A computed fold for a 597-nucleotide part of an RNA from Gordonia pseudamarae, annotated as large-subunit ribosomal RNA, domain I. NCBI's taxonomy places the organism under Bacteria, Bacillati, Actinomycetota, Actinomycetes, Gordonia. Its mean pLDDT, the model's own confidence on a scale to 100, is 80.

Context: one part of a larger RNA
RNA sequence: GGCGUUCGGUGGAUGCCUUGGCACCAGGGGCCGAUGAAGGACGUGGUAGGCCGCGAUAGUCCUCGGGGAGUUGUCAAACGAGCUGUGAUCCGAGGGUGUCCGAAUGAGGAAACUCAGCACCAGUUAUGUGGUGUUACCCGCCCGUGAAUGUAUAGCGGGUGUGGAGGGAACGUGGGGAAGUGAAACAUCUCAGUACCCAUAGGAAGAGAAAACAAGUGUGAUUCCGUGAGUAGUGGCGAGCGAAAGCGGAUGAGGCUAAACCAUGCGCAUGUGUAACCGGGUAGGGGUUGUGUGUGUGGGGUUGUGGGGUUCAUCUUCCCGGAUCUACCUGUCCGGGCGUGAGUGAUAAAAUCAUGGGUUAGGUGAAGUGGCCUGGAAUGGUCCGCCGUAGACGGUGAGAGUCCGGUAGUCGAAAGCCUGUGGUCUUGCGUGAUGGAUGCCCAAGUAGCAGCGGGCUCGUGGAAUCUGCUGUGAAUCUGCCGGGACCACCCGGUAAGCCUGAAUACUUCCUGGUGACCGAUAGCGGACUAGUACCGUGAGGGAAAGGUGAAAAGUACCCCGGGAGGGGAGUGAAAUAGUACCUGAAACCGGACGCUU
Numbered sequence: 001g002g003c004g005u006u007c008g009g010u011g012g013a014u015g016c017c018u019u020g021g022c023a024c025c026a027g028g029g030g031c032c033g034a035u036g037a038a039g040g041a042c043g044u045g046g047u048a049g050g051c052c053g054c055g056a057u058a059g060u061c062c063u064c065g066g067g068g069a070g071u072u073g074u075c076a077a078a079c080g081a082g083c084u085g086u087g088a089u090c091c092g093a094g095g096g097u098g099u100c101c102g103a104a105u106g107a108g109g110a111a112a113c114u115c116a117g118c119a120c121c122a123g124u125u126a127u128g129u130g131g132u133g134u135u136a137c138c139c140g141c142c143c144g145u146g147a148a149u150g151u152a153u154a155g156c157g158g159g160u161g162u163g164g165a166g167g168g169a170a171c172g173u174g175g176g177g178a179a180g181u182g183a184a185a186c187a188u189c190u191c192a193g194u195a196c197c198c199a200u201a202g203g204a205a206g207a208g209a210a211a212a213c214a215a216g217u218g219u220g221a222u223u224c225c226g227u228g229a230g231u232a233g234u235g236g237c238g239a240g241c242g243a244a245a246g247c248g249g250a251u252g253a254g255g256c257u258a259a260a261c262c263a264u265g266c267g268c269a270u271g272u273g274u275a276a277c278c279g280g281g282u283a284g285g286g287g288u289u290g291u292g293u294g295u296g297u298g299g300g301g302u303u304g305u306g307g308g309g310u311u312c313a314u315c316u317u318c319c320c321g322g323a324u325c326u327a328c329c330u331g332u333c334c335g336g337g338c339g340u341g342a343g344u345g346a347u348a349a350a351a352u353c354a355u356g357g358g359u360u361a362g363g364u365g366a367a368g369u370g371g372c373c374u375g376g377a378a379u380g381g382u383c384c385g386c387c388g389u390a391g392a393c394g395g396u397g398a399g400a401g402u403c404c405g406g407u408a409g410u411c412g413a414a415a416g417c418c419u420g421u422g423g424u425c426u427u428g429c430g431u432g433a434u435g436g437a438u439g440c441c442c443a444a445g446u447a448g449c450a451g452c453g454g455g456c457u458c459g460u461g462g463a464a465u466c467u468g469c470u471g472u473g474a475a476u477c478u479g480c481c482g483g484g485a486c487c488a489c490c491c492g493g494u495a496a497g498c499c500u501g502a503a504u505a506c507u508u509c510c511u512g513g514u515g516a517c518c519g520a521u522a523g524c525g526g527a528c529u530a531g532u533a534c535c536g537u538g539a540g541g542g543a544a545a546g547g548u549g550a551a552a553a554g555u556a557c558c559c560c561g562g563g564a565g566g567g568g569a570g571u572g573a574a575a576u577a578g579u580a581c582c583u584g585a586a587a588c589c590g591g592a593c594g595c596u597u
Stems, first nucleotide, its partner, number of pairs: 001596009015582001016547002020518002022515007029507002031167002039101003042055003046079002049075003052059001061095006070083003106115003116135007137164002139161007171202001172200005182189001186236001212219002223250005233241002254499003257443001261299010275288001277286002279330006304477001306442003309438007318337007338430006351424010362411003368384001369400001370383004385402002387391001393405003448472007458484001479494005534541002554581001557568004
C1' cells in the first nucleotide's frame, strides 16, 4: 500500500408522518366605487423586529344579541402593569372613528409629498399660526346673463343630480384579428374567427313571440340537452370542414307602440261663406271664429280563419251622480260605488303592516375511565357489562362506539341579509257582437335590383335565405315576402319599431363533502418571515428552507478547557432521542483486528 471483517465520522437517501396543496361535487352568494373602491404607504402595543388586527377614538369606541371564567392575537417565552359574576376576554349583527396615497377630483407633483383660494371657528395687542368644511372635469336638468346680428343662438356664470369616471377570477355581447401547425413540400384550404388587443354589460348575458318551418289528418316565440349524424352536403372532391327539419326531454308567458280617425295646445298660411260654429231631431238661445298644414299631448288601435279606422242597420250593455248653451228624446264624455282580474317581474309605479323558511353567533345531546396481564404510558390481550335516530371524524403517553371535542336527533335570533305568503295599497276591465257600405291606414332612402365583400354544411357554384358598403329605387291587402336560380299553380307568413322571467354558461368568494390524488427534488412558485430573500435600469425573473420527546422533564452539581467541546452525575421508556435533535442508505474519510506485498 492492497483485500477482508468490524467500529466510527461525514452525508441526508429511504421508511413513517402532515400543518399544505390538487381535482371534483353540492349548496349559497354573485358585483365594489366620489357616502372615496380595489390596492398600498406610514403609523398604532409597557418592552427591538416580522405576521395579523386596527387608524391620531389607532391590539380598538358604542348599541343589541350569544356565551359563562378566566383574560391582555401570533412567531414566543419572560418580566411589568391591568381588566373580570356590576359578566371581562371571546363569537355574531348594526353603528362610530377611519392619517396619507390611489379614479384621486383645489393647484402642482419624481404615488404616499409641496403649496393655495373661500366660509366659519380657536388663538394673538396685531400679523404669522392652527382646526372644520368647501373648491377637478364631463353629461343631464333648471335659472340668470349674453356676441358677430334685429329677434335669437353660441359662449359665460350659478344651482342641482345617491348621474359618469376606477377596480374585478371566469362566464357574455360587439369591433378588430394572426402565426407555428396540418395538407407528409406549398399557394386555395387548414389551424380559426382560435390566441391576442379594444369597447362594454349583467348576475347571468345574448336570443325571443314567425314576412318561421314544413309538404302529413301538419307544427306553433326563444334557449339548453340527447338523438338525428360524422348523415345530407361541402372540399387543390386533398387535408379536412360539417348542418337542419323531425323525434325524445329541461323550462314555459306573453306584452307595448307607429299609422288611419277624434279632441286639444302651439307655430305658419288663408280670409266672411246660405254670416261660419255650438253631436243629431224639434223649439228657443248664445255669439266670433272657421278651414288647410307642421308639431306636441290625450284618446283610439296592434292583426294574417287579414286587422284597424270611418259610416249605416240590428241586438246587447251592474248601479249612482255630474258635464256636453237651455227643455225633451237619443248619443258621447268624466267621477264614484260594486263586481272581477293582475301586480312591484316585460306589459305603470310607490310604500306599509303581519307572518313563514333559510342564513349570519349558539344550546342540548346516550353508554365503562370495570377486573386481570404486558408496558414508560392502555386506546392492545383476556373476562364481564352498557348505548345506539349517535359504530362520521379528530384528539388523548400504542388500534377508544361507551375519556374529551364532536356525531344522529332536537331546540334557538334583539339586529342584518336572502326568499315566500297574506292584507292595506296601486292598477286593468265591465261596450261588445253580427251584417252591410266605404276603399282611409297597416313602420321608406326601406324592400327589391346592380357591383364588390362577409356569414351560412355551401371554397361562385344552378346559389336561394341572412348581412355590410356604394349606386339605383317600389307597392299598401286587387299589396308584399318566403317555400334553394327562375316562372306558373299551390302552401306558409305579414319585414323595414320596442320590451320580456325560466330552463343555459362561469366561479374571484363563503359553507359542507369526496378522492384506486401528492406526501417535502412530490403536491400550488410558496406546508417554514413567499411572490419573501436575491437578480434585473425596467418590463420581468424568482429560490432554498418541515419532523427532539408523551411531557422540556432542554442535563442542577463536579471535573478538563481561554472558549468551542467533552467526561461524570441527573431527566427520560430511550440521550448513538441533547435544540448540529425520528429513521440515518451510498459516495467520501478514519480507528482496530486478520491476511498479504